Overview:
This is a predicted structure of a 73-nucleotide RNA (transfer RNA) from Marmota monax.
[in-house]
RNA sequence: GGAGGUGUGGCUCAAUUGGUAGAGUGCCUGCCUCACAUGCACAAGGCCCUGGGUUUAAUCCCCAGCACCACCA
Numbered sequence: 001g002g003a004g005g006u007g008u009g010g011c012u013c014a015a016u017u018g019g020u021a022g023a024g025u026g027c028c029u030g031c032c033u034c035a036c037a038u039g040c041a042c043a044a045g046g047c048c049c050u051g052g053g054u055u056u057a058a059u060c061c062c063c064a065g066c067a068c069c070a071c072c073a
Base pairs, nucleotide, nucleotide: 001072002071004069005068006067007066010025011024012023013022029041030040031039049065050064051063052062053061
């Protein structure tokens, strides 16, 4: 330099072929225990990488950018 992939709660990852998103784990609180761990219950935490475009409506489609990953040279 060329052609691709990925980007979603703190972390690891789903889902929706356009109608405002879930799980596991972690954290908060409570129960349990002499206490801790394990276990159980509850709650919080995301404008879905950024900016534009299309649309009645975009996390999803289109364009550009950023970061990371691997490939070719």
Its Rfam family is "tRNA". Gene Ontology term of the family: triplet codon-amino acid adaptor activity.